Annotation
Predicted 3D model of a 533-nucleotide part of an RNA (small-subunit ribosomal RNA, 5' domain) from a Candidatus Omnitrophota bacterium. The coordinates come from a structure-prediction model, not an experiment, and the mean pLDDT is 83. The source organism's lineage runs through Bacteria, Pseudomonadati and Candidatus Omnitrophota.

[in-house]
Context: one part of a larger RNA
RNA sequence: GAGUGAACGCUGGCGGCGUGGAUUAGGCAUGCAAGUCGAGCGAUCCCGCAGCAAUGCGGGAUAGCGGCAAACGGGUGAGGAACACGUAAGUAAUCUUCCUUUUAUUCAGGGAUAGCCCUAUGAGAAUAGGAGUAAUAUCUGAUAGCACGAUGAAGUUGCAUAAUUUUAUCGUUAAAGACGGGGACCGCAAGGCCUGUCGAUAAGAGAUGAGCUUGCGUAGCAUCAGCUAGUUGGUAGGGUAACGGCCUACCAAGGCUAAGACGCUUAGCUGGUCUGAGAGGAUGGUCAGCCACACUGGGACUGAGACACUGCCCAGACUCCUACGGGAGGCUGCAGUCGAGAAUAUUUAGCAAUGGGCGAAAGCCUGACUAUGCGACGCCGCGUGAGGGAUGAAGGUCUUCGGAUCGUAAACCUCUUUUGGCAGGGAAGAAAAUACCGCAUCUAAUCAUGCGGAACUGACGGUACCUGCAGAAUAAGCCACGGCUAACUCCGUGCCAGCAGCCGCGGUAAUACGGAGGUGGCAAGCGUUACUC
Repeated sequence: GAGUGAACGCUGGCGGCGUGGAUUAGGCAUGCAAGUCGAGCGAUCCCGCAGCAAUGCGGGAUAGCGGCAAACGGGUGAGGAACACGUAAGUAAUCUUCCUUUUAUUCAGGGAUAGCCCUAUGAGAAUAGGAGUAAUAUCUGAUAGCACGAUGAAGUUGCAUAAUUUUAUCGUUAAAGACGGGGACCGCAAGGCCUGUCGAUAAGAGAUGAGCUUGCGUAGCAUCAGCUAGUUGGUAGGGUAACGGCCUACCAAGGCUAAGACGCUUAGCUGGUCUGAGAGGAUGGUCAGCCACACUGGGACUGAGACACUGCCCAGACUCCUACGGGAGGCUGCAGUCGAGAAUAUUUAGCAAUGGGCGAAAGCCUGACUAUGCGACGCCGCGUGAGGGAUGAAGGUCUUCGGAUCGUAAACCUCUUUUGGCAGGGAAGAAAAUACCGCAUCUAAUCAUGCGGAACUGACGGUACCUGCAGAAUAAGCCACGGCUAACUCCGUGCCAGCAGCCGCGGUAAUACGGAGGUGGCAAGCGUUACUC
């Protein structure tokens, strides 16, 4: 000199863009943060219309079963010195819901169960029994081109274990319907049948995501020198989506280490950021990628995916309820609270946009996000007026008492109105989707697809911005002045009180302490402290 997620002191007008729990991964009141689908299913309730009624038609809501999502998004950096991360490869050792695409299929049956109802227990959380019902829930059977397994045959390729293609025989494994439309045909009707969309099943390819393996790189300490028994390798088996001591049995005695094993301490890693001419040094907050964690420790279940932040089970600590028998909970989500601390914000608005989940869609949900509030915490921009004005006014300070200086500074005259106040106008961010109308393609028709039209949707917000009105009106401080280092005099004090980054000032003429006037520097900031280069 530059920098900071800064703090402290004095001061403080406005705006834009950023940014804000670095300490106790300490404890948490309250609200919200993951739902959705009735076009999968039975059931219950409400409303409208028609009807004397029975009932029919239409609309709405939902506890439960079922499907998908909940493994994303959001938070934090405790742990971890490791294939955790970065980079470059491998997978001939692997999986992949939803999505795209290709091929084929979607047949016949069965038994339950929740909800509801009844009974019972309990303070409650909840639980037990009975009766009984549905499905795209679940089970059985059929079919099997494809796939998988076994046994053969032939070919192609690879660095290797081997991979791959064709073919023969045998064996094994599937499925579910829903909502519309209808010309011919069948049927009294329901419907069959045909057809469209969304699904379901088997298999191939793609895309996406993930697992595993390897080379190299990625802290300090040798006042850590030896470490290791599933340890190192083999055989066999088990297990996994998959290779593997991953696990088990048996066999062998290996494996690592001064190119630093093992141990201890510290630490999330990277893109980047700061500094520096560079080399380097320091650092990893916000944003982005990866990893790890979710009260502490352990475990599996479900699922394409978790060993799962707002799922389950067990143990522990803590908090709460209790009728003492037993139960409930997990903010390292967004706000907020207590505590500790030098120190870090609203218990705000909205789904309008972007994105996500579900749904055929309308739509619903979304503390992601978009906005808003607070903090000079940072960067940037603007303002606190401009021009003229000498009797160099008054006043202050100094004085050699002549004057000098503050100083064109003020007063005064003319002008402007950024900002602020009041008044008026007033955005972009919105284009899609859907339903409606028209046209075209397709169809027997509907549906579907494409194009055009008109319509609808804004939290911020009456905000930004524009215009007008009056009026210099609403707006300057902080530090320093001995040298380094730009800027000097007077008074007070008298080695006292005090200053100080270093050198050093102060003991009666202190440009160094305290005050005043003046001057210098920076400026809505200025100094100090801490840390980095």